[in-house]
Context: one part of a larger RNA
Molecule: small-subunit ribosomal RNA, central domain
Organism: metagenome
RNA sequence: CUGGGCGUAAAGCGCACGUAGCGGAUUUGUCAGUCAGGGGUGAAAUCCCGGGGCUCAACCUCGGAACUGCCUUUGAUACAGCAAGUCUUGAGUCCGGAAGAGGUGGGUGGAAUUCCUAGUGUAGAGGUGAAAUUCGUAGAUGUUAGGAAGAACACCGGUGGCGAAGGCGGCCCACUGGUCCGGUACUGACGCUGAGGUGCGAAAGCGUGGGGAGCAAACAGGAUUAGAUACCCUGGUAGUCCACGCUGUAAACGAUGGAUGCUAGCCGUCAGCAAGCAUGCUUGUUGGUGGCGCAGCUAACGCAUUAAGCAUCCCGCCUGGGGAGUACGGCCGCAAGGUUAAAACUC
Numbered sequence: 001c002u003g004g005g006c007g008u009a010a011a012g013c014g015c016a017c018g019u020a021g022c023g024g025a026u027u028u029g030u031c032a033g034u035c036a037g038g039g040g041u042g043a044a045a046u047c048c049c050g051g052g053g054c055u056c057a058a059c060c061u062c063g064g065a066a067c068u069g070c071c072u073u074u075g076a077u078a079c080a081g082c083a084a085g086u087c088u089u090g091a092g093u094c095c096g097g098a099a100g101a102g103g104u105g106g107g108u109g110g111a112a113u114u115c116c117u118a119g120u121g122u123a124g125a126g127g128u129g130a131a132a133u134u135c136g137u138a139g140a141u142g143u144u145a146g147g148a149a150g151a152a153c154a155c156c157g158g159u160g161g162c163g164a165a166g167g168c169g170g171c172c173c174a175c176u177g178g179u180c181c182g183g184u185a186c187u188g189a190c191g192c193u194g195a196g197g198u199g200c201g202a203a204a205g206c207g208u209g210g211g212g213a214g215c216a217a218a219c220a221g222g223a224u225u226a227g228a229u230a231c232c233c234u235g236g237u238a239g240u241c242c243a244c245g246c247u248g249u250a251a252a253c254g255a256u257g258g259a260u261g262c263u264a265g266c267c268g269u270c271a272g273c274a275a276g277c278a279u280g281c282u283u284g285u286u287g288g289u290g291g292c293g294c295a296g297c298u299a300a301c302g303c304a305u306u307a308a309g310c311a312u313c314c315c316g317c318c319u320g321g322g323g324a325g326u327a328c329g330g331c332c333g334c335a336a337g338g339u340u341a342a343a344a345c346u347c
Stems, first nucleotide, its partner, number of pairs: 004318003007301002012315001014200004021192002024087007033079001034076008048064006090190001091187003094183005102176007109153001113149008124135002161168002205246006214240002219235004257314006265292013296303002320347003329340004
């Protein structure tokens, strides 16, 4: 390399957008690919087959076949290519509806927490397995009224919804992306995938400037303990929040790449549509989201129309464990580090 694989054994890029690869129905032309016939060439030796010679064999030798290739020519035209045309089922547009925590910006609401002020009130409060550190007669905890601030949005809330993924949840407004259903008016293959590339990308972290209620790495103290650099408690700074910029990683998980077609059913649920009537149900249907289950698949577990079944196309990735996702080098980054990625040695 071939072959074999990638849910859990090694293996699906975190996700998308995009050049080469693959590509619907039909007609005509052409014939480079393809197929058939002819011609030329394909040195000798080697290989193979059949003889012969060394006593046999290796070896040598004769004949044949072969040399799967290349060139040229005459044809065939199903497939595929190319050229021209037509079509509508793939894809898209249009019209009418629908749902939604999809995104961005602005505004606004109540509960709670903490703090401040005032009233009331008196000796405790906190906290724990038990305590102590801590707070409190300079009046705490409790309670009532008022005020300030920041952050998060109880109930609704749901194997509910939306988004490509990360993710998204009080309410209102503005701008804005996508999806689904029905109609079938229009375009006429405009499609799928996607090495490089580009963009997005939780948390933590970094830079500058704000903000800072609660929580809380680090840190301090109190406990526990043989010790306790922990678990528990009292405090508490970065951070968590906002704006702009960077980082580019996660068990970024469904540990399952994307697209298309086909292959028993049953029961929920979400968004539509149609028909029937008993007017809130039934049946049918499309798209999502779940549970179970047949065939089939699987090492088993399990998957099973949302496939891990049956097929096709394109991409990514794997090749014993450790060394190691490390070293060196390159690229990127302010840094932290990221990415690409070995070997010696060892079992």